[in-house]
RNA sequence: GCGGGUGUAGUAUAGCGGCAAUACGCGAGCUUCCCAAGCUUGAGGUGAGGGUUCGACUCCCUCCAUCCGCA
Numbered sequence: 001g002c003g004g005g006u007g008u009a010g011u012a013u014a015g016c017g018g019c020a021a022u023a024c025g026c027g028a029g030c031u032u033c034c035c036a037a038g039c040u041u042g043a044g045g046u047g048a049g050g051g052u053u054c055g056a057c058u059c060c061c062u063c064c065a066u067c068c069g070c071a
Stems, first nucleotide, its partner, number of pairs: 001070007010024004018054001026042005047063005
């Protein structure tokens, strides 16, 4: 330099053109003599920009980051 994959919460991973999910973690409450465990509840997210569409996390383009292959 060329080609391809991936990018979703603090972490790990689902997901679908129509209000984004689960686990762990974090905050609060309940329980306990205390801690741990358990139960309830809450906050927190679609890499950036543009396009298509009534509607985009999803489809298209560019860029960025990262991984793989070729040179």